[in-house]
RNA sequence: AGCGGUAACUAGGGGAGCCUGUAGGGCUGAGAGGAGGUCACGGACCUCGACCCUUGGAACCUGACCUGGGUAAUGCCAGCGGAGGAAGGUUACCAUGCGCCGGC
Repeated sequence: AGCGGUAACUAGGGGAGCCUGUAGGGCUGAGAGGAGGUCACGGACCUCGACCCUUGGAACCUGACCUGGGUAAUGCCAGCGGAGGAAGGUUACCAUGCGCCGGC
C1' cells in the first nucleotide's frame, strides 16, 4: 500500500477415473456425467446445472501407454514440478492475515 481473505454480481477456463454383467453398490476426491439437444448409431459435439479455478494461477493440459511405492483396481500416494502451457473485472466487508529483501 485495495497487498491478502471473504461475499455478491458478471465474464471466462476446466475435469468427469477405477472395480462390479446392467441398474445398484464400492474406492479416492472439491467435483467422477444430473437434465436437454444435434450428427449418426462406435462415438463426437453443443446448451444448462453441480464442483473447482481465473496470472501472487498445481483448477486443468503436455510430458505420459512416464518412474518409484501401494491397492481389488485406478493420477491412489510421491516424483516429474525452482518444467512448458493455461482463463478477469466491479462493488462491499474484514483488517496485515500478503509479497519482497536481509539475518539467525
Predicted 3D model of a 104-nucleotide RNA (TPP riboswitch aptamer (THI element)) from a Candidatus Acetothermia bacterium. The model forms 100% of the base pairs in the Rfam consensus. Its mean pLDDT, the model's own confidence on a scale to 100, is 76. The source organism's lineage runs through Bacteria, Bacteria candidate phyla and Candidatus Bipolaricaulota. It was read from a public genome assembly, where an Rfam model found it.